[in-house]
Model confidence (mean pLDDT): 86 of 100. A computed fold for a 353-nucleotide part of an RNA from an activated sludge metagenome, annotated as large-subunit ribosomal RNA, domain IV. The RNAcentral record of the full RNA draws on SILVA. It matches the Rfam family "Bacterial large subunit ribosomal RNA". Gene Ontology terms of the family: structural constituent of ribosome and ribosome.

Context: one part of a larger RNA
């Protein structure tokens, strides 16, 4: 030096990305405990005070002797044990839950309502369930899924049942759009496949024909091949209906008795142009926006404003009490975290032997 531990004057986060680690709280009795709150909590909230032995007595239990009692029922009960969180004197120590083991706490915000569940070996969360809530498909041989079928689950269940999809406790809510996609419903019309149909065309050659020959040219039946009209479902075009389906929710110019702004008013576009709420936000580039708090001094945090680069309404909006090894900010206690190190105690190293 390196690890593990004990201890430290004065100060008490000044350490640091961050009180990370340490350290302080801690058992039991009594008082006494606020906002808020879904009245259950919050809460061991929070802050106090006792706390050892010794000895008197109180108080309860049991109950022996004994009393009452006709009574062997049953009451009351000296002693004795046994509890006592009761109350008083006393008494020793720095210190009495004397060692040991056992919450620090408190005030805003955010998110997720809880309890739960997840990355076996870098994440335990705000992610994942969840109870609710909505949409949608299933009439029983259900739908759904597994399986090539047999058959199975679904279920020995029946729509207060069973898949599927989302949202995610509760309070308040949940807005406009149906043009695009998708679902559903429709059935006139166009489009359309195999099938049928078979106009028509082609090979082939019995023949016939031209030709001295070689070979040409015409061709029934039969077999073979192509094949148009025409007919012809679903689908799609089409007609409509649906956003708790996938999804989307504009620009520009002007306008008021100082500026400033614009309730209003033109105009283009759109399927409609974003309502409640919240909003520099887990979303805000510019941005350490502006104004207030907090601080001696605050890019973080709190409250507010609102040109929201690019909140927003079950991809739920906004609130919440309780909760949480969550995340942010303050604050009391407390301390080698630091100012600033320093002793010491075990191991190891490291030298010698």
């Nucleotide at each position: 030096c390196u690890c593990u531990c004990u201890u430290u004057a004065a100060g008490g986060a000044a350490c640091u990305a961050g009180g990370c680690a340490a350290a302080a709280u801690g058992g039991c009795u009594c008082c006494g405990u606020a906002a808020c709150u879904u009245c259950g909590g919050g809460a061991u909230a929070a802050g106090g005070a006792g706390u050892g032995c010794u000895u008197a007595g109180g108080g309860g239990g049991u109950g022996u002797a004994g009393u009452u009692g006709c009574a062997c029922a049953a009451a009351c009960g000296a002693a004795g044990c046994c509890c006592u969180u009761c109350u008083g004197a006393g008494u020793c120590a720095c210190a009495g839950u004397a060692a040991a083991g056992a919450g620090g706490c408190c005030c805003g915000g955010c998110u997720g309502a809880c309890u739960g569940u997840u990355u076996a070996g870098u994440a335990a969360a705000a992610a994942c369930a969840c109870a609710u809530c909505a949409c949608u498909c299933u009439g029983c041989a259900a739908a759904g899924u597994c399986g090539u079928a047999a058959g199975a689950c679904g279920a020995c269940g029946u729509a207060u049942a069973g898949g599927g999809u989302g949202u995610g406790a509760c309070a308040c809510c949940u807005g406009c759009c149906c043009g695009g996609u998708g679902c559903u419903g429709g059935a006139a019309g166009g489009u359309u496949a195999a099938c049928a149909g078979g106009a028509g065309g082609a090979g082939u050659u019995a023949g016939c024909u031209c030709g001295u020959g070689a070979g040409g040219g015409c061709g029934a039946a039969g077999c073979u091949c192509c094949g148009a009209a025409u007919c012809g479902a679903a689908g799609c075009c089409c007609c409509a209906g649906u956003a708790a389906a996938c999804g989307g929710c504009g620009g520009c110019c002007g306008u008021a008795a100082c500026u400033a702004u614009a309730a209003c008013g033109g105009u283009c576009c759109u399927a409609a142009g974003g309502u409640a709420g919240c909003g520099a936000a887990a979303u805000u580039c510019c941005u350490u926006g502006u104004g207030g708090g907090g601080u001696a001094a605050g890019u973080u945090c709190c409250c507010a404003c609102g040109c929201g680069c690019a909140c927003g309404a079950a991809u739920g909006g906004u609130g919440u009490a309780a909760c949480a090894a969550g995340u942010u900010g303050g604050g009391c206690g407390c301390u080698g975290u630091c100012u600033c190190a320093a002793a010491g105690a075990g191991a190891g190293g490291c030298u010698c032997g």